[in-house]
RNA sequence: ACACGAUAAAGGCAAACCCGCUGCGAGGCGGGGACGCAAAACCACCGGCCCUGGACACUAACAGGCAGGGCAGCGGGGCUACCGAA
Numbered sequence: 001a002c003a004c005g006a007u008a009a010a011g012g013c014a015a016a017c018c019c020g021c022u023g024c025g026a027g028g029c030g031g032g033g034a035c036g037c038a039a040a041a042c043c044a045c046c047g048g049c050c051c052u053g054g055a056c057a058c059u060a061a062c063a064g065g066c067a068g069g070g071c072a073g074c075g076g077g078g079c080u081a082c083c084g085a086a
Base pairs, nucleotide, nucleotide: 004084005083012037013036017032018031019030020029021028022027035073042078043077045076046075047074048071049070050069051068052067053066
C1' cells in the first nucleotide's frame, strides 16, 4: 500500500414514529428520536422496487409497453475516507 473487520480506541450516520415546510405523488428538507449501519459518505451506470401521465387495445377495467420522476438504509458497480487486532 492493498485486502480484511475486532467484546480495540476516537468518533460518525440516523430507521420507525412525532412536529413543521414542500411536492399531484413516490419522495425531499429541518427539528426531535434511535431500528440499525465498517462507508447507512458521494454517484442513477446495471438490475429491482415505488410514483405520475396520456395514448393503443377493449364491453369495461387491469396488466404490459412508452415518456417523465423517485428510492444510494434493495442488490451489483464506480469513487473517496478514520482506526489497526487476527

Model confidence (mean pLDDT): 85 of 100. A computed fold for an 86-nucleotide RNA from a Gammaproteobacteria bacterium, annotated as c-di-GMP-I riboswitch aptamer. It matches the Rfam family "c-di-GMP-I riboswitch aptamer". Gene Ontology term of the family: cyclic-di-GMP binding. Taxonomically the source falls in Gammaproteobacteria (Bacteria, Pseudomonadati, Pseudomonadota).